Model confidence (mean pLDDT): 84 of 100. Small-subunit ribosomal RNA from a metagenome, 1367 nucleotides, folded computationally. It matches the Rfam family "Bacterial small subunit ribosomal RNA". Gene Ontology terms of the family: structural constituent of ribosome and ribosome.

RNA sequence: GGGGCAACCCUGGCGACGAGUGGCGGACGGGUGAGUAAUACAUGGGAAUCUGCCUGGUAGCGGGGGACAACCUAGGGAAACUUAGGCUAAUACCGCAUACGCCCUACGGGGGAAAGCAGGGGAUCUUCGGACCUUGCACUAUCAGAUGAGCCCAUGUCCUAUCAGCUAGUUGGUGAGGUAACGGCUCACCAAGGCUACGACGGGUAACUGGUCUGAGAGGACGACCAGUCACACUGGGACUGAGACACGGCCCAGACUCCUACGGGAGGCAGCAGUGGGGAAUAUUGGACAAUGGGGGCAACCCUGAUCCAGCAAUGCCGCGUGGGUGAAGAAGGCCUGCGGGUUGUAAAGCCCUUUCGAUGGGAAAGUAAAGCUCAACGUUAACACCGUUGAGUAUUGACGUUACCCAGAGAAGAAGCACCGGCAAACUCUGUGCCAGCAGCCGCGGUAAUACAGAGGGUGCAAGCGUUAAUCGGGUUUACUGGGCGUAAAGCGCACGUAGGCGGUUCGUUAAGUCGGGUGUGAAAUCCCUGGGCUCAACCUAGGAAUUGCAUUCGAUACUGGCGGACUAGAGUGUGGUAGAGGAUAGUGGAAUUCCAGGUGUAGCGGUGAAAUGCGUAGAUAUCUGGAGGAACAUCAGUGGCGAAGGCGGCUAUCUGGACCAACACUGACGCUGAGGUGCGAAAGCGUGGGGAGCAAACAGGAUUAGAUACCCUGGUAGUCCACGCCGUAAACGAUGAGAACUAGCCGUUGGAGGACUUUAAAGUUUUCUAGUGGCGUAGCUAACGCGAUAAGUUCUCCGCCUGGGGAGUACGGCCGCAAGGUUAAAACUCAAAGGAAUUGACGGGGGCCCGCACAUGCGGUGGAGCAUGUGGUUUAAUUCGAUGCAACGCGAAAAACCUUACCUGCUCUUGACAUGUCAGGAAUCCUGCAGAAAUGUGGGAGUGCCUUCGGGAACCUGAACACAGGUGCUGCAUGGCUGUCGUCAGCUCGUGUCGUGAGAUGUUGGGUUAAGUCCCGUAACGAGCGCAACCCCUGUCCUUAGUUGCCAGCACGUAAUGGUGGGAACUCUAAGGAGACCGCCGGUGACAAACCGGAGGAAGGUGGGGAUGACGUCAAGUCAUCAUGGCCCUUACGAGCAGGGCUACACACGUGCUACAAUGGGAAGUACAGAGGGCUGCCAACGCGCAAGCGGGAGCAAAUCCCAGAAAACUUCUCGUAGUCCGGAUUGGAGUCUGCAACUCGACUCCAUGAAGUCGGAAUCGCUAGUAAUCGCGGAUCAGCAUGCCGCGGUGAAUACGUUCCCGGGCCUUGUACACACCGCCCGUCACACCAUGGGAGUCGGUCGCACCAGAAGCCGGUAGUCU
Repeated sequence: GGGGCAACCCUGGCGACGAGUGGCGGACGGGUGAGUAAUACAUGGGAAUCUGCCUGGUAGCGGGGGACAACCUAGGGAAACUUAGGCUAAUACCGCAUACGCCCUACGGGGGAAAGCAGGGGAUCUUCGGACCUUGCACUAUCAGAUGAGCCCAUGUCCUAUCAGCUAGUUGGUGAGGUAACGGCUCACCAAGGCUACGACGGGUAACUGGUCUGAGAGGACGACCAGUCACACUGGGACUGAGACACGGCCCAGACUCCUACGGGAGGCAGCAGUGGGGAAUAUUGGACAAUGGGGGCAACCCUGAUCCAGCAAUGCCGCGUGGGUGAAGAAGGCCUGCGGGUUGUAAAGCCCUUUCGAUGGGAAAGUAAAGCUCAACGUUAACACCGUUGAGUAUUGACGUUACCCAGAGAAGAAGCACCGGCAAACUCUGUGCCAGCAGCCGCGGUAAUACAGAGGGUGCAAGCGUUAAUCGGGUUUACUGGGCGUAAAGCGCACGUAGGCGGUUCGUUAAGUCGGGUGUGAAAUCCCUGGGCUCAACCUAGGAAUUGCAUUCGAUACUGGCGGACUAGAGUGUGGUAGAGGAUAGUGGAAUUCCAGGUGUAGCGGUGAAAUGCGUAGAUAUCUGGAGGAACAUCAGUGGCGAAGGCGGCUAUCUGGACCAACACUGACGCUGAGGUGCGAAAGCGUGGGGAGCAAACAGGAUUAGAUACCCUGGUAGUCCACGCCGUAAACGAUGAGAACUAGCCGUUGGAGGACUUUAAAGUUUUCUAGUGGCGUAGCUAACGCGAUAAGUUCUCCGCCUGGGGAGUACGGCCGCAAGGUUAAAACUCAAAGGAAUUGACGGGGGCCCGCACAUGCGGUGGAGCAUGUGGUUUAAUUCGAUGCAACGCGAAAAACCUUACCUGCUCUUGACAUGUCAGGAAUCCUGCAGAAAUGUGGGAGUGCCUUCGGGAACCUGAACACAGGUGCUGCAUGGCUGUCGUCAGCUCGUGUCGUGAGAUGUUGGGUUAAGUCCCGUAACGAGCGCAACCCCUGUCCUUAGUUGCCAGCACGUAAUGGUGGGAACUCUAAGGAGACCGCCGGUGACAAACCGGAGGAAGGUGGGGAUGACGUCAAGUCAUCAUGGCCCUUACGAGCAGGGCUACACACGUGCUACAAUGGGAAGUACAGAGGGCUGCCAACGCGCAAGCGGGAGCAAAUCCCAGAAAACUUCUCGUAGUCCGGAUUGGAGUCUGCAACUCGACUCCAUGAAGUCGGAAUCGCUAGUAAUCGCGGAUCAGCAUGCCGCGGUGAAUACGUUCCCGGGCCUUGUACACACCGCCCGUCACACCAUGGGAGUCGGUCGCACCAGAAGCCGGUAGUCU
């Protein structure tokens, strides 16, 4: 020197971001309901106010000044932030000027504003910046409007009176201050007011409303969403700014909490939208967009907007749709049930034929969008073709939802049903399991072996993308009753009266118009509800109009009723006159009887008391009796559902004072009345205080009795008290369980007071009748749940008061008030139950009543209970002692026969289609005789025997074998059952039809008067009839007759015998066994009601159902029996079945029941003699005769039975003996010897003989049977059965006593009464205690909340004062 790069500096424009000044908005919109019971809200009114932006009008917008941020410099601090100095602009700030209107005023006057920015421009001027004019926006003053806000008044707005008095700025006035504005809003002074039972003050709870849910409505409950108002914004306080706030996302202070910190100090406020944590049974996305609607700012473009519009999540709700349609009977399979036939699931499925909504896939596609903007035109404005406003035309763009609604296409029944319930309420039923367990349950209630109730299953019913549960509200609930309840006994009438407030109120006239009724006007927001339209395919939903909003305010009318005001009346009420009755009240006096006590007399041993006694009194003289006295209390007779009183209550007589009622006739007042919250007074008995009194009685107390005890009932005493005066208490089943007053509504009969009429009468008086006031009994209508009430209403109405709302807790606690106290009054809750209660019905029951019956008691006779034995049972034992029966009504019962068998039990040995039945197949006749092993069952052999029918195939009966269906069970359940039986009870009852009565359950009949053995009969009777029972009919027995006469009989005749109906014969008698007669209160008398019937008598064999038997109503006892039999269910199936042997049922310390034999002389023993009835007999009864002491044996006649046998009846009678004793009683037990039955008598039979010879000398408490041919006593027979009888069932012989009577015990029948019982008195039920659990209290204290008080404390702030600074 050339070239390149561009830091840095200056400057203009555009754009984005950020700080500051200034303006407007952050007071709207959004959230929440803590507070608030009235500073709120709702409805309707009012006057003393403000109001940014907006609309309209009027007048303005002149001229100046000084600051402070930002910024720069220098500091402090960890931070938040902050200090000092310097510069600067404005529509920031301040003076000056002006003032139509404005404000103040003493009416003279005085005071106070403003700001510019943007666009356009013809004339004039210019320093060329502009001035000036004009338009728009902004600004100042002011007047109006609109909007919004503030204030005042009236009415309405939850529970509590166990909150009854509250209030000092409290209420008012005067003056001042303050506010936007009135005002005690604030202050000074003055006055003493104000609110309150129509609920003040206090406490609790709560945002209010339009409305929502429910309800026929009236109401009740609620106040989510949407809309209006209020309040709040971490808690409390405060002001600032502003048109507006005492301000959700502003400020200051205090507090709590969280976070940061350098420990000095700071920051924060989701009840905005999302979201997180916590709590809880439980409630959503940290989404999209400003496209629409709306808001703020801006001239505008535009910006902001978790308002909003959309989307997401949840079956949370409402509405709509789908999950397929048609056909399809072999009524498939499977499931479930079953009466085994079938039924049901069920046309359901499969199969065949269709459709395709919704969903899935693919494609198409509305409306929500029209403005603003820009361009042009016209009109208005203007000087103006600027600007601006209005209208029109054109232009380009804007969608979160959105994969939108909607449409199309193809495919394919394809992807799509659950929940609750099934006992009744309440639609829907069976099986299985379970077994008062597990469980269910809204209420009632299910479940303990057949569960429609639990659980499962099948089936069914209801609803359905839902269905059930839980919680809550209303309803049903007329169960708080205004509509629309009650109070005699169910809950409920104050114990009674007087009376305040209040409520209600007679007749009539006038007035008013408050209530009342009618019309108009304003308002009653919108939404909701309702009606009629419209829009989404319908609907839900959306939308338009109407109606409604039942109310409030105002105005104009009406005037019957109610009210107000004024006048009048007399029927309500009251006063006066004359009478009447009365236990009405108070005070004073007085009387007799009786009890007790005292004194005296008489008199002697008891009195008294009780169911019986004792305590007590009495020989110190009681009780008894007489005389006298004292004292207190109560008043016999009259005396009466009689009287009086408000109720409590009132009783000798007299006097005084005094209240009320009633009657009769008249006069007067003129609605003066009724009720009555609070209040006041009265108010039995007991009790309390003070002082008297005290006879009797008598809580407490003492003693005696009674009793298990007896703190009771009974007895003997006895103190308070009872009495009087004064003062309290204030309650009672204070009851007519019935408030007071008024009116109306059939009768009949008493009684008390008064008045009148008629009649009788000499007079008192009597009879009768009417009215009236009380007090009673019946009763109509009506009422009532019924009972009942019924002019004295519980009937029909009116007025007022009190009271009730399931039972218990509880008339209690706490609080208040009252009281001397005792206590009274007012009066809850927690908790708990599903009832509590009333009236009536049927039963049952009663130590309720009446009537009646029965061997029920009583009167008698004989027993049991004591002894021994027999037998059954319990208990115990056992391997087993099989099982059942258990108060009467089990226990000599099942069992009319346990050595084996029976037998069901035990031990052992055996069998398994079985000991027994039916069916199939095979074989064989069946059957008989016999050997061996074994305890036998059984096993294994030998032999005999081949039958009957036949259409020749076979069949019938029997035996053997095989497999399967099945057999079998004395196993359980009598509480799953049938049948049978016991019992009340041979008691007289139990029912029905129709009618009638009652709401009904039910009643009547069937009760009543008589009578009977009887619901037997008669009479009466709203009952009339009937049935099952009673009785009779049936059987036996007692008398007579007829018929018939063998096996029975023998009077007369005959024969015969030692004797005998033995024989001929007889048919009379007895008897046998068939048929009849007879007995019926029929006859007479009496009683009775002229009845039924009863009593007595005659006759008769028999007399009042002659005696005995059979016969057992409806029902009761879950009575007994599954072991007679039958049978449901469950259980066992080589065993819980079956066979066999042995054992057991027979045991034995003991307890009980039923019997036999006795304890002796009415007897035992010995000898002799006499008389029955009813039965049984062939596997039988067995004679004569013989043997044996006997049981029995031998024997063999007779008899299938009025013939023969069992079979001598015994007690009795005659004679003898025994002589009161453990015996000549009694016979157990034991030893020995036998007989019989039977296969077998050991366990375990009966009998005989000899010997032995126990207990027992008539039985405690208690208890049983029997009323006449009975009890007692005596024997005989039979069933069962080989044998075995003291049991059972029958038979006859001998043959009594007693019954006054129904009080008592037991059982039963009828009527009546009470009942809290109904499982029915063996019922029900009360309290303490023990244990567990629940709830609630007390408790040394401690903590929290709320309210109040204190000259306790006290921030910020506001106001004032002073000082400084700025303008």

The sequence is in RNAcentral, with records from SILVA.